[in-house]
Context: one part of a larger RNA
RNA sequence: GGACGAACGCUGGCGGCGCGCUUAACACAUGCAAGUCGAGCGAGAACCUGGCCUUCGGGCCUGGGGAAAGCGGCGAACGGGUGAGUAACACGUGGGUAACCCACCCUUGGUACCGGGAUAGCCCGAGGAAACUCGGAUUAAUACCGGAUGGCCCAACAGCUCUUCGGGGCGGUUGGAAAAGGUAGCUUCGGCCUCCGACCAAGGACGGGCCCGCGGCGGAUUAGCUUGUUGGUGAGGUAACGGCUCACCAAGGCGACGAUCCGUAGCUGGUCUGAGAGGACGAUCAGCCACACUGGGACUGAGACACGGCCCAGACUCCUACGGGAGGCAGCAGUGGGGAAUCUUGCGCAAUGGGCGAAAGCCUGACGCAGCGACGCCGCGUGGGGGAAGAAGGCUUUCGGGUUGUAAACCCCUUUCAGGAAGGACGAAGCCACUCGGGUUAAUAGCCCAGAGGGUGACGGUACUUCCAGAAGAAGCCCCGGCUAACUACGUGCCAGCAGCCGCGGUAAUACGUAGGGGGCAAGCGUUGUCC
Repeated sequence: GGACGAACGCUGGCGGCGCGCUUAACACAUGCAAGUCGAGCGAGAACCUGGCCUUCGGGCCUGGGGAAAGCGGCGAACGGGUGAGUAACACGUGGGUAACCCACCCUUGGUACCGGGAUAGCCCGAGGAAACUCGGAUUAAUACCGGAUGGCCCAACAGCUCUUCGGGGCGGUUGGAAAAGGUAGCUUCGGCCUCCGACCAAGGACGGGCCCGCGGCGGAUUAGCUUGUUGGUGAGGUAACGGCUCACCAAGGCGACGAUCCGUAGCUGGUCUGAGAGGACGAUCAGCCACACUGGGACUGAGACACGGCCCAGACUCCUACGGGAGGCAGCAGUGGGGAAUCUUGCGCAAUGGGCGAAAGCCUGACGCAGCGACGCCGCGUGGGGGAAGAAGGCUUUCGGGUUGUAAACCCCUUUCAGGAAGGACGAAGCCACUCGGGUUAAUAGCCCAGAGGGUGACGGUACUUCCAGAAGAAGCCCCGGCUAACUACGUGCCAGCAGCCGCGGUAAUACGUAGGGGGCAAGCGUUGUCC
């Protein structure tokens, strides 16, 4: 000198864009943060129509209506947070997988036949303070189960063939699937057809698993470490290789090119600095990893050993009828605590993206915005021109003067920004088939087309534009001995104090305090801390 997720002191006008618990991975009140599908299924409250009965309270039946709940499907493994742990194939980079998986999506080929038994909910009953649980009866499905089929696929057996010896190809015996399920239209009621779905197989895409080379830290005042340890055979297990696990066998394996142990630490793209080499760091944004009160475990599933799922143990908090239960903000806000220190219990799904759905749409504290904070960067303003041999006042003086100083007053002018008023967005070039219109068609069903209307904006009456008024509302902080730019007076008297280093102060202190003046930077200026 530069830099900062900064803090502290004094000061503080506006805007844009960013950033904002670095400490206690401390504990958390409250609300919200993951749902959706009625075009898979049965049932169906409130309410409305009609009818009947009525003890006038209401009850029953039919039709409409669809809430809450339930079964089922998909999602919930994404998105969001944090950095505790981890010195490791965790990460980066380059490879391997002939040792592997992949729901949704795309392409291609094929299939969908015949049956069955349950169950939640509803109803009845029982237990319990509650959480909830149990029994009986009844019911549906794109829920579940059995059988048939088998091109293709898988496993075993043996055969033939090719082979880079890893494996590939061909034809034979045994095992394995399906939801004519939904929907709109037409119908001669047989069915036809649209769209969506289901199943099998092959391929693709996307995403992952595993393995390897190399690379990135401090300590030797840590020198030896290791028994599933190192290898083999066999078996189990996995999507898959493998001591991954197990039985047996052998006695190996690592280490001064630093094993082991201890300490520290998420890694990277990058960021800061530097001419570079390098050094330091890893906030925000992006990629990967790990974690979700602490420890352990599996279940479901294409995918988890699963932040807002389950079970067990522990600590803590809460409820309790004392028998027993409930909970997990390192999601968004917010609270207490810790701390030098870090924000609103805001608005909206209009946009982008995600989940579900045929769609309309619903959900979305992701996200888009707004709020607070000079925390940072950038921009703008606090007026411009004229104006005296120079007012007053202040300071100083050798008492002549000098200086503050064109500074002010005064004259002329302008009006950015803030204030008031009026108009008023882009973001929607999207989406919606509601009304016309067009196409397809036998069709004025449907379906397709965004051509014309119409609807759709949180931000926001914001940005922006125009007008109004009046210099009107807007300057401080640090320093002035040398380094280092800027000097006098008074006070004090080794006192009070200053100080980054050298050093100032003991009676004329440019070094302390105040004042005048001056220098520097400026909505900031200084100080502290840290890095180069």
The part of an RNA shown here (small-subunit ribosomal RNA, 5' domain) has 532 nucleotides and comes from a metagenome. The full RNA is in RNAcentral, with records from SILVA. The coordinates come from a structure-prediction model, not an experiment, and the mean pLDDT is 82.